[in-house]
Molecule: transfer RNA
Organism: Candidatus Nomurabacteria bacterium RIFCSPLOWO2_01_FULL_33_24
RNA sequence: GGGUCUAUAGUUUAAUUGGUAAAACAGCGGUCUCCAAAACCGCCGUUCCAGGUUCAAGUCCUGGUGGACCCGCCU
Numbered sequence: 001g002g003g004u005c006u007a008u009a010g011u012u013u014a015a016u017u018g019g020u021a022a023a024a025c026a027g028c029g030g031u032c033u034c035c036a037a038a039a040c041c042g043c044c045g046u047u048c049c050a051g052g053u054u055c056a057a058g059u060c061c062u063g064g065u066g067g068a069c070c071c072g073c074c075u
Base pairs, nucleotide, nucleotide: 001071002070003069004068005067006066007065010025011024012023013022019055027043028042029041030040031039048064049063050062051061052060
């Protein structure tokens, strides 16, 4: 320099080929307990950035950024 994949909640991952963004764990509150743990109930919180297409974008298109990998060149 050329190319492929990838980015969703604090963490690990779903989201049916465009149609209400979710689960588990963590965190917080409650029940239970002499106290705590466990268990159960509830709450909190999210699409890497900027544009575009569309009635509607996590999903499609363009550019950028971070990460993983392959090829080439030089040493």